Annotation:
The RNA shown here (transfer RNA) has 72 nucleotides and comes from Treponema sp. The prediction has a mean pLDDT of 84. Lineage of the source: Bacteria > Pseudomonadati > Spirochaetota > Spirochaetia > Treponema.

[in-house]
């Protein structure tokens, strides 16, 4: 330089164009002399920026950013 891939909740990861979710983690509360397991609750989201399509976009298109792989 070129092709290809990922980007979502503190982490790891799902999400058929039509309400943004799980698991760990954290917090609160039962339980225990206490601590940890457990059991029930909450509480974190600009879906990586930008623009376009669409009645409606995490999710189609194009850029741009950052990480990875490959080829030169």
């Nucleotide at each position: 330089g070129g092709u290809c891939a990922a980007u979502u909740a503190a982490c790891u990861c799902a999400g058929u164009g039509g309400u943004a979710g799980a698991g760990u983690g954290u917090c609160g509360c039962c339980u225990u002399c206490a601590c940890a397991c457990g059991g029930c609750g909450g509480a974190a989201g600009u879906c990586a920026c930008u623009g376009g399509u669409u009645c409606g976009a995490g999710c189609c298109c194009a850029g741009u950013a950052u990480u990875g792989a490959c080829c030169a």